[in-house]
Record summary
Predicted 3D model of a 73-nucleotide RNA (transfer RNA) from Halorutilales archaeon Cl-col2-1. It matches the Rfam family "tRNA". It is annotated as a transfer RNA. The prediction has a mean pLDDT of 84. The same sequence occurs in records of 2 taxa.
RNA sequence: GGGCCGGUAGGGUAGCUUGGCAUCCUUGUGCCUUCGGGUGGCAUAGACCGCGGUUCGAAUCCGCGCCGGCCCA
Numbered sequence: 001g002g003g004c005c006g007g008u009a010g011g012g013u014a015g016c017u018u019g020g021c022a023u024c025c026u027u028g029u030g031c032c033u034u035c036g037g038g039u040g041g042c043a044u045a046g047a048c049c050g051c052g053g054u055u056c057g058a059a060u061c062c063g064c065g066c067c068g069g070c071c072c073a
Base pairs, nucleotide, nucleotide: 001072002071003070004069005068006067007066010026011025012024020056027045028044029043030042031041032040049065050064051063052062053061
């Protein structure tokens, strides 16, 4: 220098091919249950790596970058 894969709540993860309310687990907070605790239940908070483009609409498609991994030279 070239190619491929990945980047999504505090942590982990699905969704990307087929553009239309972002999934689940864990965690935090509040409540219920208990004499109290644990377990369990309910509610709620929290995320699409950055910039630009296409589109009525972008996590998803396109371009340029950033970070990590692998391969070739």